[in-house]
Molecule: small-subunit ribosomal RNA
Organism: Chitinophaga sancti
RNA sequence: ACAAUGGAGAGUUUGAUCCUGGCUCAGGAUGAACGCUAGCGGCAGGCCUAAUACAUGCAAGUCGAGGGGCAGCACGGGUAGCAAUACUGGGUGGCGACCGGCAAACGGGUGCGGAACACGUACGCAACCUUCCUUCAAGAGAUGGAUAGCCCGAAGAAAUUCGGAUUAAUACAUCGUAAAAUCACAGAGUGGCAUCACUUAAUGAUUAAAGAAUUUCGCUUGAAGAUGGGCGUGCGCCUGAUUAGGUAGUUGGUGAGGUAACGGCUCACCAAGCCGACGAUCAGUAACUGGCGUGAGAGCGCGACCAGUCACACGGGCACUGAGACACGGGCCCGACUCCUACGGGAGGCAGCAGUAAGGAAUAUUGGUCAAUGGACGCAAGUCUGAACCAGCCAUGCCGCGUGAAGGAUGAAGGCCCUCUGGGUCGUAAACUUCUUUUAUCUGGGAGAAAUCACCUUUUUCUAAGGGUGUUGACGGUACCAGAGGAAUAAGCACCGGCUAACUCCGUGCCAGCAGCCGCGGUAAUACGGAGGGUGCAAGCGUUAUCCGGAUUCACUGGGUUUAAAGGGUGCGUAGGCGGAUUUGUAAGUCCGUGGUGAAAUCUCCAGGCUUAACCUGGAAACUGCCAUGGAUACUAUAAAUCUUGAAUGUUGUGGAGGUUAGCGGAAUAUGUCAUGUAGCGGUGAAAUGCAUAGAUAUGACAUAGAACACCAAUUGCGAAGGCAGCUGGCUACACAAAUAUUGACGCUGAGGCACGAAAGCGUGGGGAUCAAACAGGAUUAGAUACCCUGGUAGUCCACGCCCUAAACGAUGAUUACUCGACAUUUGUGAUACACAAUAAGUGUCUGAGCGAAAGCAUUAAGUAAUCCACCUGGGAAGUACGACCGCAAGGUUGAAACUCAAAGGAAUUGACGGGGGUCCGCACAAGCGGUGGAGCAUGUGGUUUAAUUCGAUGAUACGCGAGGAACCUUACCUGGGCUAGAAUGCAGGAUGACCGUCUGUGAAAGCAGAUUUUAUAGCAAUAUACAUCUUGUAAGGUGCUGCAUGGCUGUCGUCAGCUCGUGCCGUGAGGUGUUGGGUUAAGUCCCGCAACGAGCGCAACCCCUAUCUUUAGUUGCCAACAGGUUAAGCUGGGAACUCUAAAGAAACUGCCGUCGUAAGACGCGAGGAAGGAGGGGAUGAUGUCAAGUCAUCAUGGCCUUUAUGCCCAGGGCUACACACGUGCUACAAUGGUAGGAACAAAGGGCUGCUACCUGGUAACAGGAUGCUAAUCUCAAAAAUCCUAUCUCAGUUCGAAUUGAGGGCUGCAACUCGCCCUCAUGAAGCUGGAAUCGCUAGUAAUCGUAUAUCAGCAAUGAUACGGUGAAUACGUUCCCGGACCUUGUACACACCGCCCGUCAAGCCAUGAAAGCCGGGGGGACCUGAAGUCGGUAACCGUAAGGAACCGCCUAGGGUAAAAUCGGUAAUUGGGGCUAAGUCGUAACAAGGUAGCCGUAUCGGAAGGUGCGGCUGGAAUACCUCCUUU
Repeated sequence: ACAAUGGAGAGUUUGAUCCUGGCUCAGGAUGAACGCUAGCGGCAGGCCUAAUACAUGCAAGUCGAGGGGCAGCACGGGUAGCAAUACUGGGUGGCGACCGGCAAACGGGUGCGGAACACGUACGCAACCUUCCUUCAAGAGAUGGAUAGCCCGAAGAAAUUCGGAUUAAUACAUCGUAAAAUCACAGAGUGGCAUCACUUAAUGAUUAAAGAAUUUCGCUUGAAGAUGGGCGUGCGCCUGAUUAGGUAGUUGGUGAGGUAACGGCUCACCAAGCCGACGAUCAGUAACUGGCGUGAGAGCGCGACCAGUCACACGGGCACUGAGACACGGGCCCGACUCCUACGGGAGGCAGCAGUAAGGAAUAUUGGUCAAUGGACGCAAGUCUGAACCAGCCAUGCCGCGUGAAGGAUGAAGGCCCUCUGGGUCGUAAACUUCUUUUAUCUGGGAGAAAUCACCUUUUUCUAAGGGUGUUGACGGUACCAGAGGAAUAAGCACCGGCUAACUCCGUGCCAGCAGCCGCGGUAAUACGGAGGGUGCAAGCGUUAUCCGGAUUCACUGGGUUUAAAGGGUGCGUAGGCGGAUUUGUAAGUCCGUGGUGAAAUCUCCAGGCUUAACCUGGAAACUGCCAUGGAUACUAUAAAUCUUGAAUGUUGUGGAGGUUAGCGGAAUAUGUCAUGUAGCGGUGAAAUGCAUAGAUAUGACAUAGAACACCAAUUGCGAAGGCAGCUGGCUACACAAAUAUUGACGCUGAGGCACGAAAGCGUGGGGAUCAAACAGGAUUAGAUACCCUGGUAGUCCACGCCCUAAACGAUGAUUACUCGACAUUUGUGAUACACAAUAAGUGUCUGAGCGAAAGCAUUAAGUAAUCCACCUGGGAAGUACGACCGCAAGGUUGAAACUCAAAGGAAUUGACGGGGGUCCGCACAAGCGGUGGAGCAUGUGGUUUAAUUCGAUGAUACGCGAGGAACCUUACCUGGGCUAGAAUGCAGGAUGACCGUCUGUGAAAGCAGAUUUUAUAGCAAUAUACAUCUUGUAAGGUGCUGCAUGGCUGUCGUCAGCUCGUGCCGUGAGGUGUUGGGUUAAGUCCCGCAACGAGCGCAACCCCUAUCUUUAGUUGCCAACAGGUUAAGCUGGGAACUCUAAAGAAACUGCCGUCGUAAGACGCGAGGAAGGAGGGGAUGAUGUCAAGUCAUCAUGGCCUUUAUGCCCAGGGCUACACACGUGCUACAAUGGUAGGAACAAAGGGCUGCUACCUGGUAACAGGAUGCUAAUCUCAAAAAUCCUAUCUCAGUUCGAAUUGAGGGCUGCAACUCGCCCUCAUGAAGCUGGAAUCGCUAGUAAUCGUAUAUCAGCAAUGAUACGGUGAAUACGUUCCCGGACCUUGUACACACCGCCCGUCAAGCCAUGAAAGCCGGGGGGACCUGAAGUCGGUAACCGUAAGGAACCGCCUAGGGUAAAAUCGGUAAUUGGGGCUAAGUCGUAACAAGGUAGCCGUAUCGGAAGGUGCGGCUGGAAUACCUCCUUU
């Protein structure tokens, strides 16, 4: 400089992530409809459905300057009559009906049909027509007979028709004239496009007319123009191949007919063509276009209004007239329908404008005017015009305006909300003050759109142009302008969980309801309904429907195919597509210029007109297209020539489980015979069926048969794939290498087509050893149609013929080129070589760049490019149905829809889980000791019962738990009696002066009623204060509900070793790393290594008790030495040593030694030491899990209750009892019981208490008495133990339950319902089934002691204390639990997961189906109206001709058969969907038999089994290979 003005996303699959992929939303639009609402104006639009049926009115007439005339109207005339009036007369204006001319083929409507030269666009007609209009040339002479009308008559209900007489024309006919018209024929010239066209010009033949009025308008012939048409052609123009073949006038020719014209348009004859995979034919759908909507565009969808074309006019056919029609408001015929009828016959066609009915979600007035524009006729005036212009209705759309503006805070009242004496919000909003007056209302004024036409006049040859006067407006007294008063007349709708702008309260309680998608609602709903508030748009707002967009989600612009949907099983090859190097020509594609066209409107830009805008007008640009023409020639194409590198052939070699055919071989197996030999064999987890004394199994020999080929053997090799393996031969195909020679692009791919194609399966005939679907039997099991075992048939093998499918896989089409490396291996060459390196063709592994969603691929690409083919477009229904083709069948190939869901899916991540793996730990197992489970009793729970048996806890982690103590109380439960500001406390007001206490009545008590007694301080007193009671008001109260609204506390995993963070790094990301690895530890304890470096919570340590010693202290404790003293005794003096007490310290750290080890650390009957590797024990419990437990400890949100769900009281209950379970006690006895004697603790408690001692009592205990507020006194005796005696194996001198009697104690009170003592009684029980629990040392076991609670006690419980005091641990295979790493996963509510199929129930759509009903189309046959065309002797006519008849064709009708499409149907098949149905458990983990694919077969079902295949299988071991050292 030129060009360009243009592109947004979100929600939803998951625990989370990335991707694929569908669904949904936000935008715009509409001829719309519906709901709620509604002030005005302008401009537009308005039956999308039934091309259904239509009452009524109107929509096409006009010309008297063509004609005969004159019914009706007006004017005037004549006759009669005074007049009214009657009669008469076309005289004039005019004019019904009639003849004639022109128009009626336009204008207006609709979109049925039609997939076609219908439409669009561009060409062509040398094959055509054209009234009216314009121009040019020529002409218009003469004559005739009718007919309508009128008049008369007739038929008929009518429509209408017939007969007679008479009459005109610009109606009709004849004659004459006539050519640049038409025809025939001869000649010359020019040109083209094949037939030909044009020009010139001679001869012959045929064909015209009309007048009316007098400026003029018509008439006839010809030529030309214009306009309008007709015909032909190229290109464009919907869906279906589950429509593949169609066509006999069909395709062409010759001739004829027909037409305005070409043509099979029609006919006769001849030929056999023509169309089709570049989609014929058939079926379905549809008027086409300019344009309209949307979109960045490319596109996609639509074709209302406006404009161009086509088609149609009740359904169908036909022609007539005419310039033009096969004619919307003309005709004939057939059909359906409606109407009239006198039943004989007739009439009709709103898809014109209004309007009606019907249909429908839905679409307007039976309006005005020809004033303008336009049309028909006319000389004109003018007439007609539902065209048109206007008005009416409708928010249907677009555009504009308004519903007021400014000020105004006690931030009023009221509503709503809250943390509620108050605050927030509606809200400057209102009130109030001031101002304005658009709109609406009223009053007044008031257009333009007018040009014509008539008359006058100017210019003018005519045509025409100009001026003046008069006249014409439906809309309309409308637009517009001015004035008046007054905020006066005027706001709604939707939404407020996210997407998506906008939040609270109440009600409801998975109900009612919402929802576009995700989804909300089960008592705290921003999601339902209402309210307040808010947000958005606004005379509208929402909803519904449809289209485009977003959707790059059909991808030309602009997608993909290893695993997400998607590569054909493989090759050969036809058409087609694509194609190496060089040169030359041509110029089809391509590029550039020019011309024509691309209607107008629309869109865009500029300008203008309505006050603005919408709207309208003018101009420009654009219309990206088609046609023609000139040029360019790089590329593609084409023609010709050349080349060798692609490809192929030849030569010489090499290689191999390549194919096919024939022959041969040994091992094994089975069978048979013989022999040896005897009782079992076989099989399994264990068994059984089976075989065997009729001699099996085993062993040996021989024979027979069929099938398969060990070792070699390998990530080896070959083949297109499937696939191919003993050895040898024949035939045959291929690949590779080397060096050259030849051809000269011969190439690549490949829709259809053809061929091959594992296993199973089918047919025919063989063969049949093994194995083995089906089947049978035996096991297993709840069952076992399976897995295991014993048998066993098809089949497995061969020949021939079918089938044609597989996880036919590298889940990766073929070909070509290019792009870092490493290693291994096969076969060649160099090369005669074993090392090494090179090169070519293969086969593999690893790794870069790059790619990929990632996993991964990576010269054998999934990289970078090119060509061709195939395939995909959410999941399910479904590879199903129907149809077609193939097949003997099985079945294969092709291949949908309705309906249904919001996902289905891929890869990877973190967990969890596994009847996966590895490592490790734990009284987890094992080794031991003692229990539980059996008995009786205690206690708790369930269940049952009850008026109540209060409530909670309920796998581990409830059940001697809350409760560390239910006779009343407790107590929450039940029955009954009472109270209602209440049982307690605070505050305020009032009353009284008491209250307390005492007494009485009633009562079960509470309570109720009553009596009696009775204040203090200050002050003279009134009174005030304090105190107490009563009363009023106000804050009550609730062991009522929700532990799934909560806090706090607690249990459990678990005293397990884990759980995290910061920064960095890796990954698109979720996440990972750190925390993994190698060691070690009780330990994420520590060490080493390492893209990590550090840190936190946990572990450990710090704290307490205990084991040793030291120091200090020495009473209430102690007593060695000294002294005193007692029956005895630390009793006393004294002592401070010891024990002990209770304070402070020391001590232990793998510190030392040795071995091993880099280190951490481990080991040692190590040393030393009181103690040795954490010395023993306790307290201490990470992040989290179980919606674990607790609203009844307490606290607390919400809900509920208030003469009761609150409070008081009496009695009862929590203690019930066919039963089941848990936890315990006591036992079953001699390691014992009983009796007597003797010894040794620790730790606690004690003044409404513990009590020595004495007395009584057999005893429980009672009566006295003393010490002790405690190292002083006391409970208190410890018991097991030891000694002596006795019992002698029994239901006992074991065991003690139960029961009876008598007592004691506590307490208002022991009946329900306490404990203790004595005597008597003396049950079950003789060591406990399946199963199961605790414990690793001062532990288990066993023995007693104390305490809390407490009047007492159901304590055998709990919590502490000490005494005596073991056994065992090889070890980690297994059971259980846990930790870490790894692996698989379809799980994530996380295996108590997920999930499959039959059956049963309901609903929905659909396939088949004996049939039934209907639609459209084709062919055959019969019949055949009107009508054109053709023919003709009879009748009429002189004739022309007519009537009539005949023939062809045909609408329609009918008959019979077949195909096709749709509806419906008893019954039937599968499919889908549906909180809690049945049976199993197939799949996901090695899913408990790995799964899946194809096929065959069997079974209630998932499914099982056989054969072959795949890895999209886990684990282990071995081999081989690779990498590193």